Predicted 3D model of a 402-nucleotide RNA (Bacterial RNase P class A) from a Bacteroidales bacterium. The coordinates come from a structure-prediction model, not an experiment, and the mean pLDDT is 75. It was read from a public genome assembly, where an Rfam model found it. The source organism's lineage runs through Bacteria, Pseudomonadati, Bacteroidota, Bacteroidia and Bacteroidales.

[in-house]
RNA sequence: UUGGCAGUUGAUCCUGUCGCUGUUUCGUUUAAAACGGAAUGGAGGAAAGUCGGGACAACACAGGGCGCCAUGCUUCCUAACGGGAAGGUCUUCAUGUCUGAACAUGAAGGACAGCAAGUGCCACAGAAAACAGACUGCCUUUUCGGGGAUUUGCCCCGGCGGGUAAAGGUGAAAACGCGAGGUAAGAGCUCACGGCUCGGUGUGGCGACACGUCGUGCAGGUAAACCUCAUGGGUUGAAAGGCCAAAUAUAUCAGGGCUUCCCCUUUCGGGGGGAAUAAGGGCUGCCCGCCCGAUCCUGAGGGGUUGGCCGAUGGAGCCCGGCAGCGAUGCCGGGCCAAGAUAAAUGACAGGAAUCACAUAAAAAUGUGAGACAGAAUCCCGCUUAUGAUGCUGCCGAAGUC
Numbered sequence: 001u002u003g004g005c006a007g008u009u010g011a012u013c014c015u016g017u018c019g020c021u022g023u024u025u026c027g028u029u030u031a032a033a034a035c036g037g038a039a040u041g042g043a044g045g046a047a048a049g050u051c052g053g054g055a056c057a058a059c060a061c062a063g064g065g066c067g068c069c070a071u072g073c074u075u076c077c078u079a080a081c082g083g084g085a086a087g088g089u090c091u092u093c094a095u096g097u098c099u100g101a102a103c104a105u106g107a108a109g110g111a112c113a114g115c116a117a118g119u120g121c122c123a124c125a126g127a128a129a130a131c132a133g134a135c136u137g138c139c140u141u142u143u144c145g146g147g148g149a150u151u152u153g154c155c156c157c158g159g160c161g162g163g164u165a166a167a168g169g170u171g172a173a174a175a176c177g178c179g180a181g182g183u184a185a186g187a188g189c190u191c192a193c194g195g196c197u198c199g200g201u202g203u204g205g206c207g208a209c210a211c212g213u214c215g216u217g218c219a220g221g222u223a224a225a226c227c228u229c230a231u232g233g234g235u236u237g238a239a240a241g242g243c244c245a246a247a248u249a250u251a252u253c254a255g256g257g258c259u260u261c262c263c264c265u266u267u268c269g270g271g272g273g274g275a276a277u278a279a280g281g282g283c284u285g286c287c288c289g290c291c292c293g294a295u296c297c298u299g300a301g302g303g304g305u306u307g308g309c310c311g312a313u314g315g316a317g318c319c320c321g322g323c324a325g326c327g328a329u330g331c332c333g334g335g336c337c338a339a340g341a342u343a344a345a346u347g348a349c350a351g352g353a354a355u356c357a358c359a360u361a362a363a364a365a366u367g368u369g370a371g372a373c374a375g376a377a378u379c380c381c382g383c384u385u386a387u388g389a390u391g392c393u394g395c396c397g398a399a400g401u402c
Base pairs, nucleotide, nucleotide: 001398002397003396004395005394006393007392008391012353013352014351015350016349017348018347020042021041022040023039024038025037026036027035028034044373048384049383051382052381053380054379055378056237057236058235059234063288064287065286066285068233069232070231071230072229073087074086075085076084077083088112089110090109091108092107093106094105095104096103097102113228114227118226119225120222121221122220135168136167137164138163139162140161143159144158145157146156147155148154176194177193179191180190181189195218196217198215199214200213201212202211203210204209241310242309243308244307250301252300253299254298255297256296259276260275261274262273263272264271265270280292281291282290283289317336318335319334320333321332322331323330324329355370356369357368358367359366360365
């Protein structure tokens, strides 16, 4: 200088004219509303998706069990999360060492508890796909037939029966791997080395685990298959929910309930209060349990209102600095208040400047061009998706110069 990968930043400024809207204030007005003036603010890193977690609100004073759902290596962070940080382990790729299944470094990924609790599935091919085997093979005179040789014995071919899984074939995967011994031929049958399962034990680590050592054996894969284990989850959701004003008919129909007790008072007709409960309703998908409920409940069918206020933006808030920590993050100090609309405002036009790219001609100058994805609606923290110039940082290469 240049190529690739990853991360971070995040596309501007000024002036004028006109327009919308929040807050504060002044004027007109008795006040409010409305109108006008002044000052000062006004859409994102994803506001998107609605996938997760919460704050908040109601049920409600708030339980238990089942079902259902979610998560799944360890430790830590956080209000919490299926999120984040740092580690562990497995797999893959690259490079290097090397006899090498091995080791080291770097990068990427994991839906990373359990298949030795059970039940399933593994097409086709193949003899056989897990209580899994004999197609081509190898061995075998104990047995039958034939041939050769022939004293007994021996050799060859074919068959019956028996043994075998080393060699070959099929497949994604085939009874742990490599080497030697052994055998009729073979096999962890035996031995050395290596790998793996389970168990004991030593050292290091908070831990997952790592490095050894002893024993036991060699029981495929698959759980975003059913399932088992551990942990967690009350439901609904701002159209939540609360308040005010105004208006009116619960007219009518059907079904169900209208009960018991106590206290006070009484003009003895009754009135007031409390408790328990009925039909029914709620928590809740079901059960138990709890709560509401005597001016009633459920269903049908109708009437009135469709106006306003709150929730609604001061927060698990933001910025700067210091300390602790590998880090996510935490603590301390100081400073700041930065949209709140309600059919939904946050804009339009004009001119100039800036940045970047290209062209002329190396600089200046001139001309042309570029600026993505996209727009709050209760709020916050994550995840996922779309996407942008310039600049900055790290890593891996290439070329050249000193």
Annotation:
Its Rfam family is "Bacterial RNase P class A". Rfam classes the family as a ribozyme.